[in-house]
Molecule: Bacterial large signal recognition particle RNA
Organism: Actinomycetota bacterium
RNA sequence: CCGUGCUAGGCGGGGAAUUAGCGGUGCCCUGCACCCGCAAUCCGCUCUAGCGGGGCCGAAUUCCCGUCUGAGGGACCGGCUUUCGGAGCCGGGUCGCCGCGGAAGGUGUUGACGGCCAGGUCCUGCGCAGUGCUGGUCCGCGAACCAGGUCAGGUCCGGAAGGAAGCAGCCUUAAGCGAUUCCCAGCAUGUGAUGCAGGCAAGCCUGGCCUGAGCUGACCGCGACUGACGCGUCCGGAGGCUUCGUCUCGAGGUCGGGUGCACGG
Numbered sequence: 001c002c003g004u005g006c007u008a009g010g011c012g013g014g015g016a017a018u019u020a021g022c023g024g025u026g027c028c029c030u031g032c033a034c035c036c037g038c039a040a041u042c043c044g045c046u047c048u049a050g051c052g053g054g055g056c057c058g059a060a061u062u063c064c065c066g067u068c069u070g071a072g073g074g075a076c077c078g079g080c081u082u083u084c085g086g087a088g089c090c091g092g093g094u095c096g097c098c099g100c101g102g103a104a105g106g107u108g109u110u111g112a113c114g115g116c117c118a119g120g121u122c123c124u125g126c127g128c129a130g131u132g133c134u135g136g137u138c139c140g141c142g143a144a145c146c147a148g149g150u151c152a153g154g155u156c157c158g159g160a161a162g163g164a165a166g167c168a169g170c171c172u173u174a175a176g177c178g179a180u181u182c183c184c185a186g187c188a189u190g191u192g193a194u195g196c197a198g199g200c201a202a203g204c205c206u207g208g209c210c211u212g213a214g215c216u217g218a219c220c221g222c223g224a225c226u227g228a229c230g231c232g233u234c235c236g237g238a239g240g241c242u243u244c245g246u247c248u249c250g251a252g253g254u255c256g257g258g259u260g261c262a263c264g265g
Stems, first nucleotide, its partner, number of pairs: 001265006009057003012030004020046005034054005063258004068253002072249005078242010090232002094227001096225001098223005105216003114210008122199005128192002130189007139178003147172004155164003
């Protein structure tokens, strides 16, 4: 130096998240670098850090170390933006009341605004009428016997003359029943008006008197007050995007270096 067979080792790596920590499944970036089973409500391990089973390559373009470069990711400062909760001082806007001014128009010497008086509307009481109920008066019906009058027949007393009680019937009535208007009395009241009295004193209407020139006004502007809203603002929370810069992790690539055993030639 070459050949053969082995071993170490390799057969992807990284970021965030998760985790006491490590790795994996899942997401993302690179990139092409075996297979099967387990695995996010997780799976398997313990600084020696996936577990179990099998296969290929194998001391070099593939392993290890270092330099340079560097996709991509993360964090911080700052900026922009979305949303949630709270506050309602300040600014802005809105509604309402009040004041001032303007105002299309309306009304007013046939008397504005205002003041005084009276009445009504409103409430209560009494009374009246109505309505309802009850009772009574009037009319009618109405008693086998325990209502009355008259009492045929019959009965009783008497020698007779004549008397007595008395059923039925008839008549009149009591208790009671019925009817219709009116009349009388009592009780009641979510009915009402030509009554009387009292109350209220704010509004409205009507009438009379006094005074003598304004009164009102959709709408507009200004000012003040209160309330609601929560646009701006302030406080706090949860996200998204991102300039410069800083820090950090970092695939891949370039370059350089290092590297085991046995046998044979």